[in-house]
The RNA shown here (c-di-GMP-I riboswitch aptamer) has 92 nucleotides and comes from a Deltaproteobacteria bacterium.
RNA sequence: UAACCUGAAGGGCAAACCAUCCGAAAGGAUGGGACGCAAAACUUCCGACCUACGUUCCCCUAAUCCGGGAAUAUGGUAGCGGGGCUGCUAGG
Numbered sequence: 001u002a003a004c005c006u007g008a009a010g011g012g013c014a015a016a017c018c019a020u021c022c023g024a025a026a027g028g029a030u031g032g033g034a035c036g037c038a039a040a041a042c043u044u045c046c047g048a049c050c051u052a053c054g055u056u057c058c059c060c061u062a063a064u065c066c067g068g069g070a071a072u073a074u075g076g077u078a079g080c081g082g083g084g085c086u087g088c089u090a091g092g
Base pairs, nucleotide, nucleotide: 004092005091006090007089012037013036017032018031019030020029021028022027035079042084043083045082046081047080048077049076050075054072055071056070057069058068059067
């Protein structure tokens, strides 16, 4: 110096839940709050999962309206897993 393993003193992040706001929804932002986290920093590249405004198709219908259903990510989850990338600290 590099890789790997183990830890968490100082310090860091912050689940559920609550409030306000944004969003069609999933979900997100801010504040409070701590279940946890050694990358729970960043990144949708791969897989998985969530949602379906819109679009397409089907049903219904006099109707292209209304209503119902199916498919779909261009929307999300980085605290679902893997990959990429950067970084703090002690010991081995």
Its mean pLDDT, the model's own confidence on a scale to 100, is 86. Lineage of the source: Bacteria > Pseudomonadati > Myxococcota > Myxococcia.